[in-house]
A computed fold for a 105-nucleotide RNA from a marine eukaryotic metagenome, annotated as SAM riboswitch aptamer (S box leader). The prediction has a mean pLDDT of 83. RNAcentral holds the sequence, with entries from MGnify. Its Rfam family is "SAM riboswitch aptamer (S box leader)". Rfam describes the family as follows. The SAM riboswitch is found upstream of a number of genes which code for proteins involved in methionine or cysteine biosynthesis in Gram-positive bacteria. Gene Ontology term of the family: regulation of gene expression.
């Protein structure tokens, strides 16, 4: 870049020793009842790659299930909002973008 998802689900433990929730900018939570990071387990999900069924003539399938690989991930919806439409000088509330995160290529 380009598709694809993104309200679901999943924590204890050791170093550590103050910060953390992706940048900014408000706002809200976590956290010395121990915060980032590291690392040990252990778990969750089903991108991908294997297997098995389904469906096909078939290399096929935006099907179904498995979970020993590869990746990711385990506080709150990506923690909410910002932009834009419904919409009217609002708030709520819905719907969309854009960011960003991850996976394939």
């Nucleotide at each position: 870049u380009u598709u694809a998802u993104a309200a679901c689900g999943a924590a204890g433990g050791g170093u550590g020793g103050a910060g953390a929730g992706a940048a900014c900018a408000g706002g809200c939570u976590c956290u010395g009842c121990g915060a980032a990071a590291c690392c040990c387990u252990g778990g969750c999900a089903a991108c991908c790659a294997u297997c098995g069924c389904c469906u096909c003539u078939u290399u096929a399938g935006u099907g179904c299930g498995a979970a020993a690989g590869g990746u990711g991930c385990c506080a709150a919806a990506u923690c909410c909002u910002g932009c834009c439409g419904c919409u009217a000088u609002a708030u709520c509330g819905c719907g969309g973008a854009a960011a960003u995160a991850u996976a394939a290529a």